Predicted 3D model of a 544-nucleotide part of an RNA (large-subunit ribosomal RNA, domain I) from uncultured Mesonia sp. It matches the Rfam family "Bacterial large subunit ribosomal RNA". Model confidence (mean pLDDT): 82 of 100.
Context: one part of a larger RNA
RNA sequence: GGCGUAUGGGGAAUGCCUAGGCUCUCAGAGGCGACGAAGGACGUGAUAAGCUGCGAAAAGCUACGGGGAUCGGCACACACGAAUUGAUCCGUAGAUAUCCGAAUGGGGCAACCCACUACAUUGAAGGUGUAGUACCCCCAAUUUAAAUUGGGGGGGCGAACCCGGAGAACUGAAACAUCUAAGUACCCGGAGGAGAAGAAAACAACAGUGAUUGCGCUAGUAGCGGCGAGCGAACGCGCAGGAGCCCAAACCAAUAGGUUUACGGAUCUAUUGGGGUUAUAGGACCGCGAUAUUCGAUGCUUGCAGAAUUGGAACAAGUUGGAAAGCUUGGCCGUAGACGGUGACAGCCCGGUACAAGUAAUAAUAUAGUUAUCGAUAGUGGUAUCCUGAGUAGUGCGGGGCACGUGAAACCCUGUAUGAAUUAGGCGGGACCAUCCGCUAAGGCUAAAUACUCCUGAGAGACCGAUAGUGAACCAGUACUGUGAAGGAAAGGUGAAAAGAACCCUGAACAAGGGAGUGAAAUAGACCCUGAAACCAUACGCUU
Numbered sequence: 001g002g003c004g005u006a007u008g009g010g011g012a013a014u015g016c017c018u019a020g021g022c023u024c025u026c027a028g029a030g031g032c033g034a035c036g037a038a039g040g041a042c043g044u045g046a047u048a049a050g051c052u053g054c055g056a057a058a059a060g061c062u063a064c065g066g067g068g069a070u071c072g073g074c075a076c077a078c079a080c081g082a083a084u085u086g087a088u089c090c091g092u093a094g095a096u097a098u099c100c101g102a103a104u105g106g107g108g109c110a111a112c113c114c115a116c117u118a119c120a121u122u123g124a125a126g127g128u129g130u131a132g133u134a135c136c137c138c139c140a141a142u143u144u145a146a147a148u149u150g151g152g153g154g155g156g157c158g159a160a161c162c163c164g165g166a167g168a169a170c171u172g173a174a175a176c177a178u179c180u181a182a183g184u185a186c187c188c189g190g191a192g193g194a195g196a197a198g199a200a201a202a203c204a205a206c207a208g209u210g211a212u213u214g215c216g217c218u219a220g221u222a223g224c225g226g227c228g229a230g231c232g233a234a235c236g237c238g239c240a241g242g243a244g245c246c247c248a249a250a251c252c253a254a255u256a257g258g259u260u261u262a263c264g265g266a267u268c269u270a271u272u273g274g275g276g277u278u279a280u281a282g283g284a285c286c287g288c289g290a291u292a293u294u295c296g297a298u299g300c301u302u303g304c305a306g307a308a309u310u311g312g313a314a315c316a317a318g319u320u321g322g323a324a325a326g327c328u329u330g331g332c333c334g335u336a337g338a339c340g341g342u343g344a345c346a347g348c349c350c351g352g353u354a355c356a357a358g359u360a361a362u363a364a365u366a367u368a369g370u371u372a373u374c375g376a377u378a379g380u381g382g383u384a385u386c387c388u389g390a391g392u393a394g395u396g397c398g399g400g401g402c403a404c405g406u407g408a409a410a411c412c413c414u415g416u417a418u419g420a421a422u423u424a425g426g427c428g429g430g431a432c433c434a435u436c437c438g439c440u441a442a443g444g445c446u447a448a449a450u451a452c453u454c455c456u457g458a459g460a461g462a463c464c465g466a467u468a469g470u471g472a473a474c475c476a477g478u479a480c481u482g483u484g485a486a487g488g489a490a491a492g493g494u495g496a497a498a499a500g501a502a503c504c505c506u507g508a509a510c511a512a513g514g515g516a517g518u519g520a521a522a523u524a525g526a527c528c529c530u531g532a533a534a535c536c537a538u539a540c541g542c543u544u
Stems, first nucleotide, its partner, number of pairs: 001543009015529001016493002020464002022461007029453002031157002039100003042055003050074002061094006070082003105114003115133007135154008161192001162190004172179001176226001202209002213240005223231002244445003247389001251274010279423001281388004285382004294376005299370003305362001309357003315330005331348002333337001339351003394418008404430001425440005480487002500528001503515004
């Protein structure tokens, strides 16, 4: 020096565990904000750095309800206190709620500075306190107008979902330009618990359907396509859910104003009320007939629900062990043998569980009753006249959307230029024409079935188990990096219980260690469960 054996150090793998995550299901909730939000700054404790709570009334104040013995958060200890005259704690409703922040009196380098008006502080100057003072929109009053005043609303934040506006490129086409990616990402505006769409100027095909939405098929079909890459329907069928309505106009009337008048009226404009709402056209209008029927909303009564919370069955002995829930023996409960805890594995030890009870705020959805109030709803005939949405439909040019790239290209939207008809009307049925059929544009509203989950509750997992699972199991969007936008960690485990090692010794020692003691165990001693390997050391053996 090598190898081996043994004992240690070192190191943190592995095993076990879970306080945290991930993905879902079923319910709930789907918003908060000028009554000042979200988010912060600064304060607030006897002592108080951090977190949590709270706000100068500051780990809290008040009332009511629950509850029943401890309590002064995490967080020990000491001091000092509170509490059966019911505290702490839980629920509900209030009070208070500094400063910044939409931030809103003006300013500003957020958490700061400086004002004005009124009132108060006995008066003045100064100071202080309380209240008000931003902008935009709508309505009203005053008013010639301008403007002023009063009332109401808006603004900002929030995870996704929804609608609208605007809108890429990488990429694919094995290059690339039409095309694709994709109307995606990003940006802007807006709304709601959903949103959008929606009651046929629709489909269909000689048979019929009957608003919209979503799902399964139809179907990767018909088609579109440098006919490349790719894109990609509909009819129809089956389901979910189902709900239909209101204006404009004709006509009538009132009010105000204008014109005209032979003062009787006529007519025009505006506003309001009645009327009326559609395709087998309907309505106005003119007749006949009738006051019925059915339904809705509101109110009242009823009370499905709803907080903390309460009750809630049944086991002992022996044995091993530090500890019994294990094992043995014998029992019991069960509308409860879910789950968690307890010194190892517990239906009967504890919390609970099944089941049952309970009630305030709230709620007024669901059900039923009443008819008190209000509202809606009907037939039939005539067809002369009137009405039935105009810079609209359509057309030319240029674009866009439709699965459809200009194509034979219908249909929808419109930048530009034009521009009808009026029920003997008009539009559509994929160029166009005829026949036939369907529908009634140019106004509006509309629940459900559908989408999503920042959030709350209950539960589940052939999901993870600390290099995994969220970046974050731990005081993490922290420490740290960057001028900034932004980037972004590592870090879990004593023990059943601190019983966390009194006392003694070595030592300079508040280091470290040795005894002693605790404990089942201290090679469980706080660098603490297990404790692999690398690497290091000691002892012994063999060997060069």